[in-house]
RNA sequence: GCCGGCCUGGCGCAAUUGGUAGCGCACCACUCUUGUAAAGUGGGGGUUACGGGUUCAAGUCCCGUGGCCGGCC
Numbered sequence: 001g002c003c004g005g006c007c008u009g010g011c012g013c014a015a016u017u018g019g020u021a022g023c024g025c026a027c028c029a030c031u032c033u034u035g036u037a038a039a040g041u042g043g044g045g046g047u048u049a050c051g052g053g054u055u056c057a058a059g060u061c062c063c064g065u066g067g068c069c070g071g072c073c
Base pairs, nucleotide, nucleotide: 001072002071003070004069005068006067007066010025011024012023013022019056027043028042029041030040031039049065050064051063052062053061
């Protein structure tokens, strides 16, 4: 240099044919306990890497940029 894959809460991952962004763990509060842990109930947290385009509507489609991983030379 060329080719491919990935990028979504703190972490690990979902999201069907483009149609309300969700799950688990973690975190916070409460219940329970002499106390902690465990268990139960509830809650907060997202510029879906960044910029642009298409569309009534984009995490999803298209273009560009960046980062990570792999392959070829």
A computed fold for a 73-nucleotide RNA from Cryobacterium levicorallinum, annotated as transfer RNA.
It matches the Rfam family "tRNA". The family's RNA type in Rfam is transfer RNA.
Its mean pLDDT, the model's own confidence on a scale to 100, is 81.
NCBI's taxonomy places the organism under Bacteria, Bacillati, Micrococcales, Microbacteriaceae, Cryobacterium.